[in-house]
RNA sequence: GCUUCCGUAGCCAAGUGGUAAGGCAGGGGACUGCAACUCCCCGACCGUCGGUUCAAAUCCGGCCGGAAGCU
Repeated sequence: GCUUCCGUAGCCAAGUGGUAAGGCAGGGGACUGCAACUCCCCGACCGUCGGUUCAAAUCCGGCCGGAAGCU
């Protein structure tokens, strides 16, 4: 330098055009004599900038960061 893939909550991770599941951790509450267990509640506009679209995490392009391969 080229090719391919990835970037979603503190961490893991689903979602593949119609306003974002789940788990762990964390905070609040119920229960309890106090705890533990159990149960309920709370959080992310999706790396960033633009484009397409009535509508974009999702499609397209640039940039940034990461991984693998080739030279």